Source information: RNAcentral holds the sequence, with entries from ENA. Bacterial RNase P class A from a Hyphomonadaceae bacterium, 389 nucleotides, folded computationally. The coordinates come from a structure-prediction model, not an experiment, and the mean pLDDT is 78. It is recorded under the gene name rnpB. Of the family's consensus pairs, 94% are formed in the model. Lineage of the source: Bacteria > Pseudomonadati > Pseudomonadota > Hyphomonadales > Hyphomonadaceae.
[in-house]
RNA sequence: CCAGUCGGCCGGACGACCGCGGGCGCAAGCUGGAAACGGCGCGUUCGAGGAAAGUCCGGGCUCCACGCGGAUACGGCGGCGGGUAACGCCCGCCGAGGGUAACUUCAGGGAUAGCGCCACAGAGAAUAGACCGCCGAUGGCGCGCAAGCGCACAGGCAAGGCUGAAACGGUGGGGUAAGAGCCCACCGCCGCGACCGUAAGGAAGCGGGCACGGCAAGCCCCGCCGGGAGCAAGACCGAAUAGGGAUGCGCGAGCGUAAGUUCAGGCCCGUCCGCGGGUUGCAUCCGGGUUGGUCGCGAGAACCAUGCGGCGACGCAUGGUCCAGAGGAAUGGUCGUCGCCUGAGCUACGAUUCAGGCACAGAACCCGGCUUACAGGCCGGCUGGCAUU
Numbered sequence: 001c002c003a004g005u006c007g008g009c010c011g012g013a014c015g016a017c018c019g020c021g022g023g024c025g026c027a028a029g030c031u032g033g034a035a036a037c038g039g040c041g042c043g044u045u046c047g048a049g050g051a052a053a054g055u056c057c058g059g060g061c062u063c064c065a066c067g068c069g070g071a072u073a074c075g076g077c078g079g080c081g082g083g084u085a086a087c088g089c090c091c092g093c094c095g096a097g098g099g100u101a102a103c104u105u106c107a108g109g110g111a112u113a114g115c116g117c118c119a120c121a122g123a124g125a126a127u128a129g130a131c132c133g134c135c136g137a138u139g140g141c142g143c144g145c146a147a148g149c150g151c152a153c154a155g156g157c158a159a160g161g162c163u164g165a166a167a168c169g170g171u172g173g174g175g176u177a178a179g180a181g182c183c184c185a186c187c188g189c190c191g192c193g194a195c196c197g198u199a200a201g202g203a204a205g206c207g208g209g210c211a212c213g214g215c216a217a218g219c220c221c222c223g224c225c226g227g228g229a230g231c232a233a234g235a236c237c238g239a240a241u242a243g244g245g246a247u248g249c250g251c252g253a254g255c256g257u258a259a260g261u262u263c264a265g266g267c268c269c270g271u272c273c274g275c276g277g278g279u280u281g282c283a284u285c286c287g288g289g290u291u292g293g294u295c296g297c298g299a300g301a302a303c304c305a306u307g308c309g310g311c312g313a314c315g316c317a318u319g320g321u322c323c324a325g326a327g328g329a330a331u332g333g334u335c336g337u338c339g340c341c342u343g344a345g346c347u348a349c350g351a352u353u354c355a356g357g358c359a360c361a362g363a364a365c366c367c368g369g370c371u372u373a374c375a376g377g378c379c380g381g382c383u384g385g386c387a388u389u
Base pairs, nucleotide, nucleotide: 001385002384003383004382005381006380007379008378009377010376012338013337014336015335016334017333018332020047021046022045023044024043025042026041029040030039031038032037049360053371054370056369057368058367059366060365061230062229063228064227074226075225076224077223078222079093080092081091082090083089094108095106096105097104098103109221110220114219115218116215117214118213131161132160133157134156135155138154139153140151141150142149143148169187170186171185172184173183174182188210189208190207191206192205195202196201234295235294236293237292244286245285246284247283248282249281252263253262254261255260265280266279267278268277269276270275302321303320304319305318306317307316308315309314339358340357341356342355343354344353345352
C1' cells in the first nucleotide's frame, strides 16, 4: 500500500429572533366549571433516539385469583461453566461445519425406550440388494482314450458398473473359481480407559474385524421453567330538577266513587324584577356512583469520571450530575456563519463562485435484551498478500 475480519463511536456545529410543552419562582388580577379541579401573565430552567420502531423475550409496578404438596395436560427452553433482578440475552469454553488466516455458523439433550417416515430414480432404502456384470472350484450336460476343453443348468459372488441426498467402512497387499475383514498393514470405527479439566469434554494406551444409515423443524422420551390480565393497570376526589338510606317535622282547600284535576304552599332554574318555566311532602345528614377532575408519571436494576477485582460478560468503592413527560400527544419555524455531499461555471489544479441537498426515524407506565431501518463519517484490534528498510 492492497484485500479482508472483528469491535467501538458520531448521527451536522455555533449564534440570533419568534413559537410550543413541562418544572420552579413571583404575582395575586382576569377567567372556565355545579363541584372536584383547571386556563391566562412575568421571570427562569429543561425539552427525543440509537434505534424513541417491531411489540418478539425477560422483569418492575398494579389489580384479580390462590390452603399445602404432588400428578396430568398445555406452552416454552435444551452442550458446559459463569454474568444478571431476570431472560429465549450476554461472556468464556467445548463439540461439529466453513475459511490459508483473522474469524465465523449451529432448533447443539436422546435414534440400543417405542412408533413412524426416507419423495424421484433405482435390482435394492434397513431383516439390504443379483439389473448390468464376474465366476462356475463342486454337481450337471456335451466333446475327448486321457490330460483337459466347452456350455452356463444348479449354484457361488457385493470386487466393478448403474440409480440416488444417502447403497451396510477406505487404500494397498495376500487369498480365491470368482469374491468377500476371509486374512494382514495403515487409516477410520466401536468398547474400556491411566491421566488432564469445576464441567461440557479431551486423551496416551489396551482390546475388538467391524457390529450400530438418516430424520426428533414427525409423534415421542428425558431434564428444567411457567397462575391470569395489563397504565383503557389501578387509587383518590367529585354535580343535580337522576337515584338509595337514616332521623326530625309535615301531610291544606274545591270538584270527582276513583284515577285525576284546579287552586294554594314548598323547592329549583331563568329573568328586562313584571313575571315565566319545571317539580311535588320538606329539612338535615350518610353512602354508592355516571360525565368530569387529580394522582399513578419519572432520583432510576439511572448516567458520568476515577480506582480496584475479573480473560470477559460484569461487579465493588469513591466523587460528581439531574436528564422530556402527556393528554390524541409540545420538541417547530426563519435568518446568519461554518462543515459535508451532488451538479454546473472558472481554473494557475491550490482554491474559488452559484444552485440544490444533509439519512433512518418520532418518547406515551418504566427498565434489561433481541430483531429490523439508517445518508455520510471517525477510531481501534487482528489476519493474509506485495514492496522497501